[in-house]
């Protein structure tokens, strides 16, 4: 140098044009003698940045940035 695949809450991870699923943890409350277990509910994601397209983008285009794999 060149090609793929990823970047989505604290951590996993769904979602491929109509406005963010889920578990896990965190928090309150049931429960119990207190705890875990269960169970009920609550909070939290400018969807790596930056621009374009579009009535609308986490999804399509463009460039950049980082982590993994290939090939020279």
């Nucleotide at each position: 140098g060149g090609g793929g695949a990823g970047a989505u809450a604290g951590c996993c991870a769904a979602g491929u044009g109509g406005u963010a699923a889920g578990g896990c943890g965190u928090c309150c409350g049931c429960c119990u003698g207190c705890a875990a277990a269960g169970c009920g509910g609550a909070a939290a994601a400018u969807c790596g940045c930056g621009g374009g397209u579009u009535c609308g983008a986490c999804u399509c285009c463009c460039g950049c940035u980082c982590u993994c794999c290939c090939c020279u």
Transfer RNA from Hormoscilla sp., 72 nucleotides, folded computationally.
The RNAcentral record of the sequence draws on ENA.
The source organism's lineage runs through Bacteria, Cyanobacteriota, Cyanophyceae, Gomontiellales and Hormoscilla.
It matches the Rfam family "tRNA". From the family's description: Transfer RNA (tRNA) molecules are approximately 80 nucleotides in length. It is annotated as a transfer RNA.